The RNA shown here (transfer RNA) has 83 nucleotides and comes from a Rhodospirillales bacterium. It matches the Rfam family "tRNA". It is annotated as a transfer RNA. The prediction has a mean pLDDT of 80. It was read from a public genome assembly. The source organism's lineage runs through Bacteria, Pseudomonadati, Pseudomonadota, Alphaproteobacteria and Rhodospirillales.
């Protein structure tokens, strides 16, 4: 230097422009089970909330759209060919 993939909640990873705060597993909290513990199982797991719902987020900046995790523009970081 040339081709090509790729960054998403704590961690793993799924994710058609609207059905997305975002599958599934794992970690976390509580609660059942239990002599205790593990295992198993049920509830929950951004933030605020009057529980009706508002906000904010998917590498960083922008920019298309009525609406972007998704599309397009430059960065920036990793992986794989090839020189």
């Nucleotide at each position: 230097g040339g081709a090509g993939g790729g960054a998403u909640g704590g961690c793993a990873g799924a994710g058609c422009g609207g059905u997305c705060a975002a599958a599934u597993g794992c970690a976390c909290c509580a609660g059942a089970c239990u002599g205790u513990a593990a295992a198993u199982u049920u509830g929950g797991c951004g933030u605020c909330u009057u529980c009706g719902g508002a906000c904010u987020a998917c590498g960083g900046a922008g920019g298309u759209u009525c609406a972007a995790a998704u599309c397009c523009u430059c960065c920036u970081c990793c992986c794989u060919c090839c020189a």